RNA sequence: GUGAUUCUGUCGGGGUGCUCCAUCUGCAAUGAGGAGCUGAGAUCGCAUAAGCGGAUCCCGUUGAACCUGAUCUGGUUAGAGCCAGCGUAGGAAACAGAAAAGCCGUUUGC
Numbered sequence: 001g002u003g004a005u006u007c008u009g010u011c012g013g014g015g016u017g018c019u020c021c022a023u024c025u026g027c028a029a030u031g032a033g034g035a036g037c038u039g040a041g042a043u044c045g046c047a048u049a050a051g052c053g054g055a056u057c058c059c060g061u062u063g064a065a066c067c068u069g070a071u072c073u074g075g076u077u078a079g080a081g082c083c084a085g086c087g088u089a090g091g092a093a094a095c096a097g098a099a100a101a102g103c104c105g106u107u108u109g110c
Stems, first nucleotide, its partner, number of pairs: 001103002005099006011060004017037005023032002043054004066091003072085004
């Protein structure tokens, strides 16, 4: 000098799926209540609704957090954004500071 990586501050982005029930209402569950699956996360409040706000968690360009394609394709399953493909696809939210193994260069001594 560079620097994998880590940390801090401030700020920002994003998600509420699926199944079962001998319970309640009802003509009828898609409503209420209860139980369960996956996941980091499936939560709470307000609103007629669209939606808004909070909490938790994840992610921020080295970006599969998340969105689109997609009511997609194959497989699994009780079912499913569960797994794989699609995917070198198209989008997607960052700046500052600190530490730092290793590596490179230079100088001095033996």
Annotation
Predicted 3D model of a 110-nucleotide RNA (TPP riboswitch aptamer (THI element)) from Bacterioplanoides sp. SCSIO 12839. The sequence is in RNAcentral, with records from Rfam. Its Rfam family is "TPP riboswitch aptamer (THI element)". From the family's description: Vitamin B(1) in its active form thiamin pyrophosphate (TPP) is an essential coenzyme that is synthesised by coupling of pyrimidine and thiazole moieties in bacteria. The previously detected thiamin-regulatory element, thi box was extended, resulting in a new, highly conserved RNA secondary structure, the THI element, which is widely distributed in eubacteria and also occurs in some archaea. Analysis of operon structures identified a large number of new candidate thiamin-regulated genes, mostly transporters, in various prokaryotic organisms. Its family is annotated with thiamine pyrophosphate binding in the Gene Ontology.